[in-house]
RNA sequence: AGAGUUUGAUCCUGGCUCAGGAUGAACGCUGGCGGCGUGCUUAACACAUGCAAGUCGAGCGAAGCAGUUAAGAAGAUUCUUCGGAUGAUUCUUAACUGACUGAGCGGCGGACGGGUGAGUAACGCGUGGGUGACCUGCCCCAUACCGGGGGAUAACAGCUGGAAACGGCUGCUAAUACCGCAUAAGCGCACAGAGCUGCAUGGCUCGGUGUGAAAAACUCCGGUGGUAUGGGAUGGGCCCGCGUCUGAUUAGGCAGUUGGCGGGGUAACGGCCCACCAAACCGACGAUCAGUAGCCGGCCUGAGAGGGCGACCGGCCACAUUGGGACUGAGACACGGCCCAAACUCCUACGGGAGGCAGCAGUGGGGAAUAUUGCACAAUGGGGGAAACCCUGAUGCAGCGACGCCGCGUGGAGGAAGAAGGUCUUCGGAUUGUAAACUCCUGCUGUUGAGGAAGAUAAUGACGGUACUCAACAAGGAAGUGACGGCUAACUACGUGCCAGCAGCCGCGGUAAAACGUAGGUCACAAGCGUUGUCCGGAAUUACUGGGUGUAAAGGGAGCGCAGGCGGGAAGGCAAGUUGGAAGUGAAAUCCAUGGGCUCAACCCAUGAACUGCUUUCAAAACUGUUUUUCUUGAGUAGUGCAGAGGUAGGCGGAAUUCCCGGUGUAGCGGUGGAAUGCGUAGAUAUCGGGAGGAACACCAGUGGCGAAGGCGGCCUACUGGGCACCAACUGACGCUGAGGCUCGAAAGUGUGGGUAGCAAACAGGAUUAGAUACCCUAGUAGUCCACGCCGUAAACGAUGAGAACUAAGUGUUGGAGAGAUUCAGUGCUGCAGUUAACGCAAUAAGUUCUCCGCCUGGGGAGUAUGCACGCAAGUGUGAAACUCAAAGGAAUUGACGGGGGCCCGCACAAGCGGUGGAGUAUGUGGUUUAAUUCGAAGCAACGCGAAGAACCUUACCAGGCCUUGACAUGGAUAUAAAUGUUCUAGAGAUAGAAAGAUAGCUAUAUAUCACACAGGUGGUGCAUGGUUGUCGUCAGCUCGUGUCGUGAGAUGUUGGGUUAAGUCCCGCAACGAGCGCAACCCCCGCCGCGUGUUGCCAUCGGGUGAUGCCGGGAACCCACGCGGGACCGCCGCCGUCAAGGCGGAGGAGGGCGGGGACGACGUCAAGUCAUCAUGCCCCUUAUGCCCUGGGCUGCACACGUGCUACAAUGGCCGGUACAGAGGGAUGCCACCCCGCGAGGGGGAGCGGAUCCCGGAAAGCCGGCCCCAGUUCGGAUUGGGGGCUGCAACCCGCCCCCAUGAAGUCGGAGUUGCUAGUAAUCGCGGAUCAGCAUGCCGCGGUGAAUGCGUUCCCGGGCCUUGUACUCACCGCCCGUCA
Repeated sequence: AGAGUUUGAUCCUGGCUCAGGAUGAACGCUGGCGGCGUGCUUAACACAUGCAAGUCGAGCGAAGCAGUUAAGAAGAUUCUUCGGAUGAUUCUUAACUGACUGAGCGGCGGACGGGUGAGUAACGCGUGGGUGACCUGCCCCAUACCGGGGGAUAACAGCUGGAAACGGCUGCUAAUACCGCAUAAGCGCACAGAGCUGCAUGGCUCGGUGUGAAAAACUCCGGUGGUAUGGGAUGGGCCCGCGUCUGAUUAGGCAGUUGGCGGGGUAACGGCCCACCAAACCGACGAUCAGUAGCCGGCCUGAGAGGGCGACCGGCCACAUUGGGACUGAGACACGGCCCAAACUCCUACGGGAGGCAGCAGUGGGGAAUAUUGCACAAUGGGGGAAACCCUGAUGCAGCGACGCCGCGUGGAGGAAGAAGGUCUUCGGAUUGUAAACUCCUGCUGUUGAGGAAGAUAAUGACGGUACUCAACAAGGAAGUGACGGCUAACUACGUGCCAGCAGCCGCGGUAAAACGUAGGUCACAAGCGUUGUCCGGAAUUACUGGGUGUAAAGGGAGCGCAGGCGGGAAGGCAAGUUGGAAGUGAAAUCCAUGGGCUCAACCCAUGAACUGCUUUCAAAACUGUUUUUCUUGAGUAGUGCAGAGGUAGGCGGAAUUCCCGGUGUAGCGGUGGAAUGCGUAGAUAUCGGGAGGAACACCAGUGGCGAAGGCGGCCUACUGGGCACCAACUGACGCUGAGGCUCGAAAGUGUGGGUAGCAAACAGGAUUAGAUACCCUAGUAGUCCACGCCGUAAACGAUGAGAACUAAGUGUUGGAGAGAUUCAGUGCUGCAGUUAACGCAAUAAGUUCUCCGCCUGGGGAGUAUGCACGCAAGUGUGAAACUCAAAGGAAUUGACGGGGGCCCGCACAAGCGGUGGAGUAUGUGGUUUAAUUCGAAGCAACGCGAAGAACCUUACCAGGCCUUGACAUGGAUAUAAAUGUUCUAGAGAUAGAAAGAUAGCUAUAUAUCACACAGGUGGUGCAUGGUUGUCGUCAGCUCGUGUCGUGAGAUGUUGGGUUAAGUCCCGCAACGAGCGCAACCCCCGCCGCGUGUUGCCAUCGGGUGAUGCCGGGAACCCACGCGGGACCGCCGCCGUCAAGGCGGAGGAGGGCGGGGACGACGUCAAGUCAUCAUGCCCCUUAUGCCCUGGGCUGCACACGUGCUACAAUGGCCGGUACAGAGGGAUGCCACCCCGCGAGGGGGAGCGGAUCCCGGAAAGCCGGCCCCAGUUCGGAUUGGGGGCUGCAACCCGCCCCCAUGAAGUCGGAGUUGCUAGUAAUCGCGGAUCAGCAUGCCGCGGUGAAUGCGUUCCCGGGCCUUGUACUCACCGCCCGUCA
């Protein structure tokens, strides 16, 4: 920093999607260790249990306990003088002591700490101020004081109620509890006075008089505590400026409401509360209402500006089951206080009571989801206390969770036979991979043992025998997850076969999937990885930074104009904005920088910077603002002229349509593509005259004029708005824009009343059509017209808001000024710079700037729904969402297409000739049948096609019978000396079995057997392919290099003017050249020459025959085979651009490409062929392979294509008689002779061919018959008899003879070939082939007609135009139905 995705491709617009970061997360797979953090985002749902706020005996009384002392009593024991002494121990009483206990009175604290975010859009929070309107316990400083009294009450005792909670009555008692009195430096209040001071209400100070209010003690004698006043500190209360989400489909809200006077209340101001008075106050700078939300420091993201969030930590606020209330107190309207109400839970003796985890743990529930009913007060801090100390789920720690961040490890070095295994493979190998094994080493971590902190300043350590250190041990216990088509790093195999599935977007999957699943490999990250959700980014895709609005979404239909925004020149003042300096504040933490501490890091500590803000103050005065003075150029006024369909009202005019009356006149008129409905003999149409009525104003008329837009058109009159030019007298910035608002606003529509000639929705009829609720025709009502209202929309368009300034030219036109040059105001065209995605715009900007307004933010849903407003209604304005798609779009490009245009060509039409379509038959195809009727070919471009020839074979099909390393190839082993062939037997045959013959040796090259690799397949895929072929089309096209133009796809060249069969050539030209095609070079035919001269030829000479180039000979001619020449618009004339070329002529065998052939550009049709061949992949392997016999491919109700033969007299038949070319021939062609009516048969010469043979060519010509008939036409079909080929003609060949003698009398709609030696017609040959052409490929004979022309049909070429097509019109696409 970008990328993918709209298209055949391009540029743009525009949305969607991805790569990044983050997270209080969750889910899937996996999981070694440690440190630091962090952990109910949902039900402010309900809570069992324990703990979370107490402390003070140095305030007080009583009690208990323990002890001491004293007194009294009892009294064991011992001694005894028997009197007594001793006196353990016990009891009672009193006092005292206690670092003892717990209840009570009293004090302080329970208003902090901890939790939560429900409510709150608020002075709640943030920030900065104010308080001259206030309070402040404990703490600090200062000053003064603490005298003397009083009466009660808990506890306690007794009685008593209740289940309990909890009380009641009587009696006793203390205080730092409570209440008077005294004192008053000072304080409060009242009254009058003085001084100083403030922005105001006011504040401060001084002295005077009157009046009011204090205290508590304890003591270890050191102090601690108490009262009053003032000050400080701290903490609060209240007020103010500014900032603080969304919705106008929430526009008006408000009655204590706004203010005043006077009171009350408070610590304090205040409608905070109350009485009275006034009627205000808030609101488009968004009140009110509705929805959502705790706010901030900060956190995440971002280059920043911003956007999102408000977990943890810190500040503030609010809340404590829900709602309300006050009490106490310095402080609360109080989480672990009180009272009331409500819901819920619990106890109950049913009368009544108790409770509040949003404290820490924990439970249930909800949820995708969030932890232990742990240890300790050792540290830090808090409450109480003089203190010791007590309390502290604050806090410090530990536990659980990969939830996050950070760090470490899962070993290191060597190690090629590149092991095995796996995967792939072209089978050679490659890869996994130095990876492993193996050798050596190490000990982060682990286990065990030993030592052992800091945190603590003397004592005190929960953490914890923890961190850390040392030693020993063994590579031992520790790698996954996702991806691999593009974006996006990483590829192969198999399976699957639009199935299963994947997918963030584009999109993959229909038999060779790098996208599905698996495996191997690879890539990325790593104790994690991936997915999902959310946020920012990318997205300049809400654009402040930093977007747009002619055609992509988007200029309001137009004007006037309030608010608002913006605003000309000069001078002075002020200082609000602005700029600079200074001061205060901007808490800490966070971020950043530097330094430091944990081995590093995360983390933590210190210092600095920063916190872009707010406030105060000083200064400056350029700019904005404000104010004063002034100016004239903006704007306006006056004056002088001008043009105009500008508006409103009234009047007038002619042409035309229609209707009415009358005349003339007669059969039609009208209408259309053609008709019909309609009108007309009751007199139409036409024509003449007269009349009525309504509407609109020809010509002039013009990218002419006017108007804000809508719009405005005969003439005249009246009233009236605006504009322009000139002039420079007046005003002196008076201006521009304009949310709301108001006004105008085509057509259609609507209300009331008129009017209605023509036209004309609806409706009706006639046509058209498959239908025709249309287009066409005939009629025709609303309406169109007028008046007064309403509607308020249009492609209301220049698809271009208004205003101002500036920025090359040229050329029309309208109106002014000027003598002119010229200039001003409009309205057009061309065009430079510039601009634009391009098209285009270009002084009338879409250029360069400024001001203001409207509007846009993907397509569909939808200008729909709903709400509101307007309207008589129709409807209009405002105007969503769910859902759905990955596009929708703009401009331009290449093609293709058009029942678009221009030019041109072709047997394309036309003009002709002959066919086909009807018949019979041949052949191919479809269909059907069948055991099989093998397969392929399917518009042209399949169908006498593959097949240049299916009786067996062919043969691929069917039935049956056989074979299984195979009919065929290569390789191994063994056996034999042969194998093949011949004969015989069985069998349908394949096959099986047997026999004979010759041989001296060698070989395996032959055969047989065995086993395995393999053979084999006309099995599939022509949409996996090669090769080859068809077709457009022998159409004239298809491209490239360099240059130039274009952002680009592309264009140019190749277009244009001529010309040609031709992108053939010429000229021109930002093109210049080149390639593949065209043409030519090749072959055949047409003329001539030269060479050669047999098997061909015979003019001259000679010979010979019944006859013949038969012979000698000749080389002239014909012919054959070679080689050359010839034709080039070359010559002449005309036309044409001095061209290319065209037209005509001469000459010539041939004339403008001489005729024919071969030759087929880039490409199109996924065209045909896996069955010619080759070939990938798949499939079969005792069969989908191989062999054999028989059958089938020939089946037949039908349909189609292509042919043949005909229908006859231009003919048929009979007899006679001419003239070819090109081919073929040895398993062959066969002369000649004989036999047969004939097919043919029997003999048999010649010829591998210019020699011999096929081989009589036929039509033709001559003569004869037939006489228009289903015939002497036609020959199908059938019967009989033969011939030939072949192993074999039944299915299923061809031919001959005799007999039979069908349909058919020229063919509907339609359709086809052919432009000259052509069509038509006539025969001949060849390939295939044993035999079998009406087919195919060739050959010659005879030999026409027509072509005006390019309007139309079909196909094609070039240019141009439109396009929403590009799979390209056999396209795309709309509606209905399923």
Molecule: small-subunit ribosomal RNA
Organism: uncultured bacterium